RNAcentral holds the sequence, with entries from ENA and MGnify. Transfer RNA from a Patescibacteria group bacterium, 71 nucleotides, folded computationally. It matches the Rfam family "tRNA". By type it is a transfer RNA. NCBI's taxonomy places the organism under Bacteria, Bacteria candidate phyla. The coordinates come from a structure-prediction model, not an experiment, and the mean pLDDT is 82.
RNA sequence: GGGCCUGUCGUUCAAUGGUAGGACACCUGGCUGGCAGUCAGGGAACUGGGGUUCGAUUCCCCAUGGGUCCA
Numbered sequence: 001g002g003g004c005c006u007g008u009c010g011u012u013c014a015a016u017g018g019u020a021g022g023a024c025a026c027c028u029g030g031c032u033g034g035c036a037g038u039c040a041g042g043g044a045a046c047u048g049g050g051g052u053u054c055g056a057u058u059c060c061c062c063a064u065g066g067g068u069c070c071a
Base pairs, nucleotide, nucleotide: 001070002069003068004067005066006065007064010024011023012022013021018054026042027041028040029039030038031037047063048062049061050060051059
């Protein structure tokens, strides 16, 4: 320098055009003398810009972060 893959809560994994969800973690409360454990509840995210569309996490383009292969 070129090709390909990839970017979603703190972490990890879903969501193939229509209100972004689960697990772990975190916070609050119940059970316990306390911890642990368990139960119930809560907060928290779509890399940036542009395009297509009534509507974009999703499709297209550019940029950028990461991975991989070639040179």